Predicted 3D model of an 88-nucleotide RNA (SAM riboswitch aptamer (S box leader)) from Prauserella alba. The sequence was found by an Rfam model in a public genome assembly. Rfam family: SAM riboswitch aptamer (S box leader). Its family is annotated with regulation of gene expression in the Gene Ontology.
RNA sequence: AUUCCAUCCCGAGCGACCGAGAGACCUGGCUCGUCGACGUCGCAGCAACCUCCUUCGAGGACGGUGCUACCGCCAGGAGCGAUGGAGG
Numbered sequence: 001a002u003u004c005c006a007u008c009c010c011g012a013g014c015g016a017c018c019g020a021g022a023g024a025c026c027u028g029g030c031u032c033g034u035c036g037a038c039g040u041c042g043c044a045g046c047a048a049c050c051u052c053c054u055u056c057g058a059g060g061a062c063g064g065u066g067c068u069a070c071c072g073c074c075a076g077g078a079g080c081g082a083u084g085g086a087g088g
Base pairs, nucleotide, nucleotide: 003086004085005084006083007082008081013043014042015041016040017039021032022031023030025077026076027075028074029073044068045067046066048065049064050063051061052060053059054058055057072080
């Protein structure tokens, strides 16, 4: 790489840099964005999975991954995508 399983209506933003697009893809809509979005980095936070702890009712910690506008932004489509774990 490929395969399997689970989740995708809980939650959680500031600073610096950059500079025009961004919200995965297609169509339509809706939104965010030069009052600086998206992205990168730092710090902080959240707690989904793994891990650890306590009592075994669920809580807690935050070490690994992840995440921190809008239900994966919405509807339809493509059995699309993302994340975690397992296996190999």